Context: one part of a larger RNA
RNA backbone atom coordinates (compact mmCIF):
# COMPACT_ATOMS: atom_id res chain seq x y z
C1' N A 1 0.00 0.00 0.00
C1' N A 2 -2.83 -4.01 -1.57
C1' N A 3 -4.19 -8.95 -1.99
C1' N A 4 -7.22 -12.02 0.69
C1' N A 5 -11.80 -13.71 4.61
C1' N A 6 -17.42 -19.31 5.50
C1' N A 7 -15.41 -9.75 9.06
C1' N A 8 -18.74 -5.80 9.09
C1' N A 9 -21.76 -1.20 6.91
C1' N A 10 -23.91 0.87 2.06
C1' N A 11 -25.02 0.28 -3.46
C1' N A 12 -25.89 -1.87 -7.86
C1' N A 13 -26.50 -6.59 -12.46
C1' N A 14 -32.38 -11.15 -15.43
C1' N A 15 -27.59 -12.16 -9.76
C1' N A 16 -31.69 -13.94 -7.26
C1' N A 17 -36.98 -13.66 -6.45
C1' N A 18 -41.83 -13.07 -9.74
C1' N A 19 -42.88 -15.16 -14.71
C1' N A 20 -42.98 -17.06 -19.72
C1' N A 21 -40.05 -19.73 -23.20
C1' N A 22 -36.24 -23.58 -23.52
C1' N A 23 -31.84 -26.74 -22.70
C1' N A 24 -31.14 -32.23 -20.24
C1' N A 25 -34.79 -37.54 -22.58
C1' N A 26 -35.98 -38.36 -29.22
C1' N A 27 -34.36 -38.69 -34.61
C1' N A 28 -31.37 -35.84 -36.96
C1' N A 29 -27.44 -31.03 -38.42
C1' N A 30 -23.10 -29.45 -36.70
C1' N A 31 -18.40 -28.86 -33.41
C1' N A 32 -15.35 -31.21 -30.31
C1' N A 33 -13.11 -35.40 -26.65
C1' N A 34 -11.88 -40.71 -27.31
C1' N A 35 -11.43 -44.62 -30.42
C1' N A 36 -9.39 -45.83 -34.90
C1' N A 37 -6.82 -45.24 -39.33
C1' N A 38 -1.61 -44.71 -43.86
C1' N A 39 -3.87 -40.13 -43.22
C1' N A 40 -8.05 -39.03 -40.09
C1' N A 41 -3.71 -31.74 -41.04
C1' N A 42 -3.19 -27.24 -37.55
C1' N A 43 -4.85 -24.32 -33.81
C1' N A 44 -9.00 -23.20 -29.98
C1' N A 45 -9.71 -26.00 -23.60
C1' N A 46 -13.71 -22.61 -16.91
C1' N A 47 -16.58 -18.55 -17.30
C1' N A 48 -13.70 -15.54 -21.88
C1' N A 49 -12.72 -23.39 -26.31
C1' N A 50 -16.67 -26.72 -28.70
C1' N A 51 -22.59 -23.92 -35.72
C1' N A 52 -15.23 -21.29 -32.97
C1' N A 53 -10.04 -19.44 -36.78
C1' N A 54 -13.90 -21.72 -41.81
C1' N A 55 -18.65 -15.54 -44.71
C1' N A 56 -19.11 -22.53 -48.45
C1' N A 57 -13.48 -29.75 -47.89
C1' N A 58 -16.30 -33.59 -53.71
C1' N A 59 -10.79 -31.82 -57.33
C1' N A 60 -8.86 -27.22 -56.20
C1' N A 61 -8.77 -25.14 -51.33
C1' N A 62 -5.30 -28.71 -48.16
C1' N A 63 -1.13 -27.10 -44.42
C1' N A 64 -1.85 -34.39 -43.72
C1' N A 65 -1.21 -39.91 -46.03
C1' N A 66 0.23 -43.17 -50.46
C1' N A 67 2.41 -43.39 -54.73
C1' N A 68 4.79 -41.01 -59.35
C1' N A 69 8.45 -36.38 -60.17
C1' N A 70 11.71 -32.18 -59.75
C1' N A 71 16.81 -30.26 -57.73
C1' N A 72 18.52 -22.34 -58.77
C1' N A 73 13.68 -25.03 -58.13
C1' N A 74 6.58 -23.41 -58.21
C1' N A 75 8.45 -17.34 -56.76
C1' N A 76 12.14 -12.97 -56.52
C1' N A 77 16.85 -9.96 -58.47
C1' N A 78 22.06 -10.65 -60.48
C1' N A 79 25.22 -13.19 -64.54
C1' N A 80 26.59 -16.10 -69.21
C1' N A 81 24.44 -19.01 -73.64
C1' N A 82 20.19 -19.52 -77.42
C1' N A 83 15.93 -18.08 -78.96
C1' N A 84 10.89 -13.26 -80.34
C1' N A 85 6.42 -14.03 -77.00
C1' N A 86 3.10 -17.44 -78.74
C1' N A 87 0.18 -21.25 -81.24
C1' N A 88 -0.80 -26.01 -83.32
C1' N A 89 -0.57 -31.78 -83.76
C1' N A 90 1.66 -36.70 -82.46
C1' N A 91 3.94 -40.82 -79.18
C1' N A 92 4.12 -42.52 -73.95
C1' N A 93 1.77 -41.53 -69.11
C1' N A 94 -2.83 -41.45 -63.48
C1' N A 95 -1.04 -36.60 -64.46
C1' N A 96 3.19 -34.17 -63.30
C1' N A 97 6.34 -34.46 -66.89
C1' N A 98 9.42 -36.68 -70.95
C1' N A 99 10.23 -36.87 -76.11
C1' N A 100 9.56 -35.81 -81.19
C1' N A 101 7.42 -32.23 -84.87
C1' N A 102 4.83 -27.80 -87.70
C1' N A 103 3.57 -22.30 -88.10
C1' N A 104 5.69 -17.84 -86.92
C1' N A 105 8.45 -13.15 -86.02
C1' N A 106 6.75 -8.17 -83.67
C1' N A 107 8.56 -3.20 -79.87
C1' N A 108 12.75 0.56 -79.19
C1' N A 109 17.50 1.71 -81.60
C1' N A 110 21.84 1.48 -85.45
C1' N A 111 27.69 3.15 -87.73
C1' N A 112 23.72 -2.42 -91.22
C1' N A 113 28.32 -6.05 -87.55
C1' N A 114 24.89 -5.02 -83.58
C1' N A 115 23.07 -3.02 -78.87
C1' N A 116 18.18 -2.89 -75.53
C1' N A 117 13.20 -3.70 -73.40
C1' N A 118 9.66 -8.06 -72.38
C1' N A 119 9.04 -12.78 -72.46
C1' N A 120 11.15 -18.11 -72.88
C1' N A 121 14.64 -22.42 -72.98
C1' N A 122 19.31 -24.28 -71.40
C1' N A 123 23.62 -23.26 -67.78
C1' N A 124 26.89 -21.91 -62.92
C1' N A 125 26.41 -19.37 -58.03
C1' N A 126 24.85 -16.52 -54.92
C1' N A 127 20.26 -17.13 -53.21
C1' N A 128 15.02 -18.93 -52.98
C1' N A 129 11.49 -22.05 -50.04
C1' N A 130 9.86 -23.65 -45.57
C1' N A 131 1.25 -23.75 -43.24
C1' N A 132 9.14 -26.50 -39.33
C1' N A 133 9.90 -24.98 -33.37
C1' N A 134 8.95 -20.90 -29.78
C1' N A 135 2.61 -16.28 -28.77
C1' N A 136 7.45 -17.89 -22.17
C1' N A 137 11.87 -13.74 -27.76
C1' N A 138 8.52 -9.82 -30.22
C1' N A 139 4.56 -6.04 -33.47
C1' N A 140 0.25 -5.73 -34.73
C1' N A 141 -4.56 -7.68 -33.85
C1' N A 142 -8.17 -9.59 -30.42
C1' N A 143 -11.07 -11.65 -26.12
C1' N A 144 -12.03 -10.94 -20.88
C1' N A 145 -12.97 -8.60 -15.76
C1' N A 146 -16.85 -3.95 -18.35
C1' N A 147 -19.79 0.15 -20.58
C1' N A 148 -18.03 -1.62 -14.57
C1' N A 149 -16.56 3.66 -12.42
C1' N A 150 -13.51 3.87 -11.97
C1' N A 151 -7.06 5.39 -12.61
C1' N A 152 -3.78 8.65 -12.32
C1' N A 153 -0.46 13.75 -12.04
C1' N A 154 1.26 18.67 -10.69
C1' N A 155 2.36 21.95 -6.93
C1' N A 156 1.24 22.30 -1.99
C1' N A 157 0.76 19.97 3.05
C1' N A 158 1.80 15.62 6.68
C1' N A 159 4.60 11.46 7.84
C1' N A 160 12.26 9.63 9.63
C1' N A 161 10.19 6.60 5.42
C1' N A 162 7.45 3.12 2.97
C1' N A 163 3.36 6.61 2.31
C1' N A 164 -1.16 9.57 2.85
C1' N A 165 -4.03 13.76 1.19
C1' N A 166 -6.61 15.30 -3.24
C1' N A 167 -10.00 10.46 -4.51
C1' N A 168 -12.38 10.24 2.29
C1' N A 169 -17.21 12.60 4.78
C1' N A 170 -23.35 14.54 4.69
C1' N A 171 -26.62 14.07 0.49
C1' N A 172 -27.65 12.83 -5.00
C1' N A 173 -26.40 10.33 -10.00
C1' N A 174 -26.93 5.40 -14.75
C1' N A 175 -21.81 7.51 -13.90
C1' N A 176 -15.13 10.04 -9.05
C1' N A 177 -22.90 12.77 -12.18
C1' N A 178 -23.20 17.06 -9.78
C1' N A 179 -24.08 19.77 -4.47
C1' N A 180 -22.15 20.90 0.04
C1' N A 181 -17.70 20.30 3.72
C1' N A 182 -13.30 19.82 4.02
C1' N A 183 -5.19 21.43 3.97
C1' N A 184 -5.39 20.89 0.28
C1' N A 185 -5.78 24.01 -4.82
C1' N A 186 -5.93 22.42 -10.03
C1' N A 187 -5.77 18.83 -14.53
C1' N A 188 -5.33 14.55 -17.35
C1' N A 189 -7.26 9.48 -18.99
C1' N A 190 -12.68 7.47 -18.37
C1' N A 191 -18.43 8.89 -17.50
C1' N A 192 -21.15 12.57 -20.05
C1' N A 193 -21.89 15.20 -24.85
C1' N A 194 -20.37 16.28 -29.80
C1' N A 195 -21.54 11.22 -34.26
C1' N A 196 -25.19 7.10 -37.13
C1' N A 197 -30.29 5.76 -36.77
C1' N A 198 -35.48 5.52 -35.09
C1' N A 199 -39.65 8.92 -33.69
C1' N A 200 -43.09 14.80 -35.18
C1' N A 201 -42.70 18.87 -37.48
C1' N A 202 -41.10 22.93 -41.65
C1' N A 203 -38.43 24.35 -45.90
C1' N A 204 -36.34 22.33 -50.47
C1' N A 205 -37.05 18.85 -54.46
C1' N A 206 -40.19 16.17 -57.68
C1' N A 207 -39.93 9.99 -63.74
C1' N A 208 -41.76 7.01 -56.62
C1' N A 209 -47.05 8.96 -54.94
C1' N A 210 -52.48 10.76 -55.93
C1' N A 211 -59.16 10.47 -58.85
C1' N A 212 -56.72 14.83 -53.55
C1' N A 213 -59.24 18.55 -57.94
C1' N A 214 -60.00 18.59 -63.57
C1' N A 215 -59.98 16.26 -68.38
C1' N A 216 -59.74 11.14 -71.55
C1' N A 217 -59.90 6.25 -71.97
C1' N A 218 -60.67 0.54 -70.23
C1' N A 219 -63.92 -5.71 -68.20
C1' N A 220 -60.15 -3.54 -64.84
C1' N A 221 -55.58 -1.00 -63.46
C1' N A 222 -51.59 6.35 -62.20
C1' N A 223 -53.26 3.00 -68.04
C1' N A 224 -52.44 8.34 -70.67
C1' N A 225 -52.48 14.51 -70.27
C1' N A 226 -51.92 17.12 -66.43
C1' N A 227 -50.54 18.42 -61.29
C1' N A 228 -46.51 18.14 -56.73
C1' N A 229 -51.74 18.87 -52.06
C1' N A 230 -50.82 14.17 -49.63
C1' N A 231 -47.67 9.64 -48.73
C1' N A 232 -42.55 8.91 -49.82
C1' N A 233 -37.61 9.70 -50.67
C1' N A 234 -32.83 12.91 -49.18
C1' N A 235 -30.21 17.43 -47.75
C1' N A 236 -31.18 21.58 -44.69
C1' N A 237 -33.64 23.08 -40.30
C1' N A 238 -37.14 23.30 -35.79
C1' N A 239 -38.24 20.80 -31.40
C1' N A 240 -37.01 18.30 -25.33
C1' N A 241 -33.32 21.79 -21.47
C1' N A 242 -36.39 18.90 -14.86
C1' N A 243 -37.69 24.79 -19.68
C1' N A 244 -42.59 25.96 -17.00
C1' N A 245 -46.41 24.68 -12.05
C1' N A 246 -46.90 22.21 -7.30
C1' N A 247 -44.73 19.65 -3.14
C1' N A 248 -39.84 17.55 -0.78
C1' N A 249 -35.22 18.72 0.03
C1' N A 250 -29.51 22.53 3.60
C1' N A 251 -32.45 28.20 0.66
C1' N A 252 -27.86 23.02 -2.87
C1' N A 253 -27.59 19.47 -5.84
C1' N A 254 -31.36 16.35 -6.76
C1' N A 255 -36.33 13.38 -6.13
C1' N A 256 -41.96 12.76 -6.74
C1' N A 257 -46.57 14.47 -9.18
C1' N A 258 -49.37 17.52 -12.91
C1' N A 259 -49.79 20.66 -18.04
C1' N A 260 -48.31 21.11 -22.75
C1' N A 261 -46.13 17.97 -26.50
C1' N A 262 -45.19 13.15 -31.43
C1' N A 263 -41.79 12.33 -27.65
C1' N A 264 -40.29 13.27 -21.54
C1' N A 265 -36.55 13.33 -17.46
C1' N A 266 -29.66 9.71 -20.46
C1' N A 267 -37.10 9.00 -24.91
C1' N A 268 -35.09 4.00 -28.09
C1' N A 269 -31.38 1.49 -30.37
C1' N A 270 -26.17 1.66 -31.93
C1' N A 271 -21.10 3.08 -32.95
C1' N A 272 -17.51 4.24 -28.80
C1' N A 273 -14.07 -0.15 -24.13
C1' N A 274 -9.76 4.10 -18.68
C1' N A 275 -4.66 2.50 -15.63
C1' N A 276 -4.52 -2.49 -16.14
C1' N A 277 -5.74 -7.71 -15.48
C1' N A 278 -5.07 -13.48 -17.28
C1' N A 279 3.54 -15.05 -19.46
C1' N A 280 -4.86 -15.11 -21.59
C1' N A 281 -5.17 -16.11 -27.29
C1' N A 282 -2.90 -15.73 -32.26
C1' N A 283 4.81 -17.17 -35.37
C1' N A 284 -1.30 -20.91 -39.52
C1' N A 285 -3.96 -13.90 -41.98
C1' N A 286 -0.19 -10.78 -41.48
C1' N A 287 5.05 -8.88 -40.10
C1' N A 288 8.96 -10.37 -37.04
C1' N A 289 14.31 -11.99 -33.58
C1' N A 290 16.48 -16.97 -32.53
C1' N A 291 16.81 -22.19 -33.54
C1' N A 292 16.06 -25.76 -37.36
C1' N A 293 15.91 -28.11 -42.55
C1' N A 294 18.34 -27.48 -47.78
C1' N A 295 18.02 -33.77 -54.10
C1' N A 296 14.36 -32.01 -48.29
C1' N A 297 10.97 -29.98 -42.95
C1' N A 298 11.29 -27.27 -50.31
C1' N A 299 7.98 -28.14 -54.99
C1' N A 300 4.60 -30.17 -58.98
C1' N A 301 1.17 -34.32 -60.34
C1' N A 302 -2.53 -38.42 -59.36
C1' N A 303 -5.33 -41.01 -56.03
C1' N A 304 -7.23 -41.38 -50.80
C1' N A 305 -7.60 -38.51 -46.06
C1' N A 306 -10.08 -33.86 -43.31
C1' N A 307 -16.92 -36.49 -44.32
C1' N A 308 -13.89 -43.03 -40.00
C1' N A 309 -17.54 -44.66 -35.51
C1' N A 310 -18.57 -49.30 -29.70
C1' N A 311 -18.97 -44.24 -27.29
C1' N A 312 -18.93 -39.38 -24.06
C1' N A 313 -20.05 -33.51 -23.94
C1' N A 314 -21.72 -28.55 -26.14
C1' N A 315 -24.20 -25.61 -29.49
C1' N A 316 -28.75 -25.98 -32.59
C1' N A 317 -33.06 -28.41 -35.77
C1' N A 318 -37.69 -31.26 -36.24
C1' N A 319 -41.32 -33.11 -33.67
C1' N A 320 -44.01 -35.69 -30.12
C1' N A 321 -50.25 -32.71 -31.98
C1' N A 322 -56.51 -30.45 -31.98
C1' N A 323 -55.20 -22.20 -29.66
C1' N A 324 -52.93 -28.75 -33.91
C1' N A 325 -52.85 -31.66 -39.44
C1' N A 326 -54.10 -31.68 -44.70
C1' N A 327 -56.76 -29.41 -49.12
C1' N A 328 -58.98 -25.03 -51.55
C1' N A 329 -60.39 -19.56 -51.87
C1' N A 330 -57.93 -14.34 -50.08
C1' N A 331 -55.35 -10.00 -47.22
C1' N A 332 -51.02 -7.14 -45.96
C1' N A 333 -44.16 -6.09 -44.70
C1' N A 334 -39.39 -4.35 -44.62
C1' N A 335 -34.53 -4.44 -45.80
C1' N A 336 -30.88 -6.03 -49.22
C1' N A 337 -29.41 -8.31 -53.90
C1' N A 338 -29.17 -8.28 -59.50
C1' N A 339 -24.99 -7.29 -66.15
C1' N A 340 -20.44 -14.17 -67.64
C1' N A 341 -26.40 -11.57 -63.51
C1' N A 342 -31.75 -11.31 -62.05
C1' N A 343 -35.64 -12.81 -65.10
C1' N A 344 -41.80 -11.57 -65.53
C1' N A 345 -45.38 -13.92 -68.74
C1' N A 346 -46.01 -18.11 -72.59
C1' N A 347 -44.93 -23.49 -73.87
C1' N A 348 -43.40 -28.85 -71.97
C1' N A 349 -43.18 -31.47 -67.29
C1' N A 350 -46.96 -34.25 -61.56
C1' N A 351 -42.78 -32.04 -59.72
C1' N A 352 -37.01 -30.63 -59.16
C1' N A 353 -36.79 -28.78 -63.79
C1' N A 354 -36.18 -27.85 -69.16
C1' N A 355 -36.87 -24.18 -73.32
C1' N A 356 -37.48 -19.64 -75.69
C1' N A 357 -37.35 -14.92 -73.99
C1' N A 358 -40.30 -9.00 -72.53
C1' N A 359 -38.11 -5.57 -68.81
C1' N A 360 -34.10 -4.59 -66.13
C1' N A 361 -27.10 -1.18 -66.19
C1' N A 362 -32.82 -1.14 -62.27
C1' N A 363 -37.01 4.30 -56.08
C1' N A 364 -38.99 1.89 -62.64
C1' N A 365 -37.62 -5.24 -63.72
C1' N A 366 -36.67 -9.18 -60.78
C1' N A 367 -41.39 -9.26 -55.97
C1' N A 368 -46.41 -14.07 -54.94
C1' N A 369 -43.97 -13.29 -47.72
C1' N A 370 -45.80 -16.33 -43.87
C1' N A 371 -48.38 -16.94 -39.65
C1' N A 372 -53.58 -14.31 -40.48
C1' N A 373 -58.02 -15.10 -41.98
C1' N A 374 -62.50 -17.79 -44.67
C1' N A 375 -64.70 -22.62 -45.99
C1' N A 376 -64.46 -28.04 -45.33
C1' N A 377 -62.06 -33.02 -43.93
C1' N A 378 -59.76 -35.82 -39.91
C1' N A 379 -61.77 -36.58 -33.62
C1' N A 380 -57.53 -38.35 -30.03
C1' N A 381 -55.41 -43.02 -32.46
C1' N A 382 -48.56 -44.01 -32.66
C1' N A 383 -53.03 -41.27 -35.88
C1' N A 384 -54.33 -38.02 -42.08
C1' N A 385 -49.49 -36.68 -35.34
C1' N A 386 -43.91 -37.48 -36.53
C1' N A 387 -40.70 -37.63 -40.05
C1' N A 388 -35.83 -40.75 -39.32
C1' N A 389 -33.94 -44.76 -42.26
C1' N A 390 -34.59 -47.39 -46.80
C1' N A 391 -35.33 -49.15 -52.23
C1' N A 392 -36.39 -47.33 -56.84
C1' N A 393 -37.24 -43.38 -60.85
C1' N A 394 -35.92 -38.22 -62.30
C1' N A 395 -33.84 -32.98 -62.32
C1' N A 396 -29.32 -28.96 -61.79
C1' N A 397 -24.26 -27.33 -60.49
C1' N A 398 -19.80 -29.04 -62.43
C1' N A 399 -13.46 -31.70 -66.14
C1' N A 400 -15.86 -35.08 -62.42
C1' N A 401 -21.17 -36.34 -57.28
C1' N A 402 -18.32 -43.89 -55.59
C1' N A 403 -15.24 -42.70 -51.56
C1' N A 404 -18.16 -37.46 -50.40
C1' N A 405 -23.63 -32.36 -53.05
C1' N A 406 -28.06 -30.70 -53.13
C1' N A 407 -33.45 -30.72 -54.93
C1' N A 408 -37.82 -33.58 -57.04
C1' N A 409 -41.64 -37.78 -57.16
C1' N A 410 -43.24 -42.70 -55.86
C1' N A 411 -43.12 -46.13 -52.21
C1' N A 412 -41.13 -47.25 -46.93
C1' N A 413 -42.44 -45.12 -42.51
C1' N A 414 -38.02 -45.56 -37.04
C1' N A 415 -37.74 -43.06 -32.17
C1' N A 416 -40.47 -39.68 -30.34
C1' N A 417 -46.95 -39.44 -26.10
C1' N A 418 -43.37 -33.11 -23.35
C1' N A 419 -38.05 -35.26 -21.13
C1' N A 420 -34.23 -37.39 -14.01
C1' N A 421 -30.39 -34.43 -11.45
C1' N A 422 -29.40 -29.98 -13.28
C1' N A 423 -29.05 -25.80 -16.17
C1' N A 424 -30.05 -21.39 -19.94
C1' N A 425 -32.33 -16.88 -22.51
C1' N A 426 -35.29 -12.91 -21.60
C1' N A 427 -37.72 -6.53 -18.10
C1' N A 428 -41.24 -4.24 -24.33
C1' N A 429 -42.53 -4.01 -29.49
C1' N A 430 -38.46 -7.30 -25.33
C1' N A 431 -39.33 -13.09 -24.95
C1' N A 432 -42.25 -16.15 -27.49
C1' N A 433 -43.61 -16.83 -32.40
C1' N A 434 -43.80 -16.44 -38.38
C1' N A 435 -41.93 -15.82 -43.25
C1' N A 436 -37.95 -12.87 -46.18
C1' N A 437 -32.97 -11.06 -47.53
C1' N A 438 -27.92 -11.34 -47.78
C1' N A 439 -22.24 -11.96 -47.60
C1' N A 440 -19.10 -16.68 -48.57
C1' N A 441 -20.18 -19.29 -53.12
C1' N A 442 -19.84 -23.39 -60.08
C1' N A 443 -23.25 -26.29 -56.49
C1' N A 444 -23.88 -27.35 -51.73
C1' N A 445 -24.25 -31.01 -46.94
C1' N A 446 -27.06 -23.46 -44.09
C1' N A 447 -30.91 -26.53 -39.13
C1' N A 448 -25.10 -21.73 -39.31
C1' N A 449 -23.92 -17.02 -39.29
C1' N A 450 -24.87 -11.43 -39.94
C1' N A 451 -29.71 -8.70 -40.97
C1' N A 452 -35.24 -7.38 -42.24
C1' N A 453 -39.58 -7.09 -41.61
C1' N A 454 -45.50 -9.23 -39.38
C1' N A 455 -48.10 -10.96 -35.18
C1' N A 456 -46.96 -9.85 -29.97
C1' N A 457 -47.22 -11.26 -24.42
C1' N A 458 -46.52 -12.89 -18.77
C1' N A 459 -44.00 -10.51 -14.57
C1' N A 460 -41.04 -8.15 -10.72
C1' N A 461 -43.47 -8.24 -3.50
C1' N A 462 -38.94 -7.52 -2.44
C1' N A 463 -32.58 -7.68 -1.69
C1' N A 464 -32.88 -12.64 3.16
C1' N A 465 -29.74 -16.16 -0.17
C1' N A 466 -26.84 -17.79 -4.63
C1' N A 467 -22.82 -15.42 -8.33
C1' N A 468 -20.40 -10.97 -10.26
C1' N A 469 -19.30 -6.57 -9.24
C1' N A 470 -18.68 -0.86 -6.63
C1' N A 471 -16.98 1.99 -2.24
C1' N A 472 -15.97 2.88 3.01
C1' N A 473 -13.93 -0.09 7.30
C1' N A 474 -11.84 -4.05 10.00
C1' N A 475 -8.22 -8.22 11.25
C1' N A 476 -3.86 -10.12 9.50
C1' N A 477 -0.47 -15.60 8.34
C1' N A 478 0.38 -13.68 2.54
C1' N A 479 3.29 -9.63 -1.30
RNA sequence: UGACGGGGGCCCGCACAAGCGGUGGAGCAUGUGGUUUAAUUCGAUGCAACGCGAAGAACCUUACCUGGGCUUGACAUCCCUGGAAUUCCGUGGAAACACGGAAGUGCCUUUCGGGGAACCCGGAGACAGGUGCUGCAUGGCUGUCGUCAGCUCGUGUCGUGAGAUGUUGGGUUAAGUCCCGCAACGAGCGCAACCCUUACCCUUAGUUGCCAGCGGGUAAUGCCGGGCACUCUAAGGGGACCGCCCCGGAUAACGGGGAGGAAGGCGGGGAUGACGUCAAGUCAGCAUGGCCUUUAUGUCCAGGGCUACACACGUGCUACAAUGGGCGGUACAGAGGGAAGCAAGGCCGCAAGGUAGAGCUAAUCCCUAAAGUCGUCCUCAGUUCGGAUUGCAGGCUGCAACUCGCCUGCAUGAAGUCGGAAUCGCUAGUAAUCGCGGAUCAGCUACGCCGCGGUGAAUACGUUCUCGGGCCUUGUACA
Molecule: small-subunit ribosomal RNA, 3' major domain
Organism: Candidatus Aminicenantota bacterium